The part of an RNA shown here (small-subunit ribosomal RNA, 3' minor domain) has 149 nucleotides and comes from a candidate division WOR-3 bacterium.
It matches the Rfam family "Bacterial small subunit ribosomal RNA".
[in-house]
Context: one part of a larger RNA
């Protein structure tokens, strides 16, 4: 590259992330109950074993210890069932984001051909229309006020 310009949204195609989603799958963590191993600590049980102290000439017997049995508290850990939280995945569905050459129109920038824009409500394929308040960051005309020359 300068109106044969610029540019708005639907809609189609393509990526790519991401909201919602019945739910499914894991990670962490937390409550509640119930099971609980070895080990500790407690009771109890003596039927077994023991050199020290007591009795006894012995034999034995007591005390007391030890192993075991058993019962209880503690206990790794396991179930059951709720919570929290992170993450994967999910029919389907919401927009966005980004792509030289698609569709439909033409909102918007010159008064853009209905000035435009704000908020707001109702409509509409879609950019948007229209009601009400609001601005001026509207052209163009004609009046006033004030500055300045």
């Nucleotide at each position: 590259c300068a109106c044969c310009g610029c540019c708005c949204g639907u809609c189609a195609c393509g990526c790519c992330a991401u909201g919602g989603g019945a739910g499914c799958c894991g990670g962490c963590u937390u409550c509640a109950c119930c099971c609980g191993a070895a080990g500790a600590c407690g009771g109890c049980c003596c039927g077994c074993c023991c050199a020290a102290c007591c009795c006894g000439a012995a034999a034995g017997g007591g005390a007391g210890g030890g192993a075991g049995g058993u019962c209880g508290u503690u206990g790794a850990g396991g179930g059951u069932g709720g919570g929290g939280u992170c993450g994967g995945u999910g029919a389907c569905u919401g927009g966005g984001g980004c792509g030289a050459a698609g569709u439909c129109g033409u909102a918007a920038c010159a008064a853009g051909g209905u000035a435009g824009c704000c908020g707001u409500a109702c409509g509409g394929g879609a950019a948007c229309g229209u009601g009400c308040g609001g601005c001026u960051g509207g052209a163009u005309c004609a009046c006033c006020u004030c500055c300045u020359u």

The coordinates come from a structure-prediction model, not an experiment, and the mean pLDDT is 80.